[in-house]
RNA sequence: GAUCGGGUCCCCGGCGGCGAAGACCGCUGAAUCGUGUCAGGUCCGGAAGGAAGCAGCACUAAGGCGAACCCUUCGGGUGACUGGGAUUACCUGGUUGUC
Numbered sequence: 001g002a003u004c005g006g007g008u009c010c011c012c013g014g015c016g017g018c019g020a021a022g023a024c025c026g027c028u029g030a031a032u033c034g035u036g037u038c039a040g041g042u043c044c045g046g047a048a049g050g051a052a053g054c055a056g057c058a059c060u061a062a063g064g065c066g067a068a069c070c071c072u073u074c075g076g077g078u079g080a081c082u083g084g085g086a087u088u089a090c091c092u093g094g095u096u097g098u099c
Base pairs, nucleotide, nucleotide: 001096002095003094004093005092006091007090008089010085011084012083013082014081015079016078018075019074020073021072022071025066026065027064028063034059035058036057037056042051043050044049
């Protein structure tokens, strides 16, 4: 020098982990512009009864707070993890040719 292998570097995947967001769970949450029930009172009616409906209560919406990590998505100066690809450059090992 040639060739093969391994490693560093590069690219594409997978797995785990970290962070963020969402979903889930719990709590809270509507003077009026949510629902239901509507005391009192009001209206209609001769009466029976009916109508609308304030407060309150209940259930929640938007939102807020909290918890956990089963799930989804995204991200990286996450990994002495893994698979594959490309191999100019560097390191290393084997074989071989020449001097």
Bacterial small signal recognition particle RNA from a Chloroflexota bacterium, 99 nucleotides, folded computationally. It matches the Rfam family "Bacterial small signal recognition particle RNA". Gene Ontology terms of the family: signal recognition particle, plasma membrane targeting and SRP-dependent cotranslational protein targeting to membrane, signal sequence recognition. Rfam's curators write: The signal recognition particle (SRP) is a universally conserved ribonucleoprotein involved in the co-translational targeting of proteins to membranes. Taxonomically the source falls in Chloroflexota (Bacteria, Bacillati). The sequence was found by an Rfam model in a public genome assembly.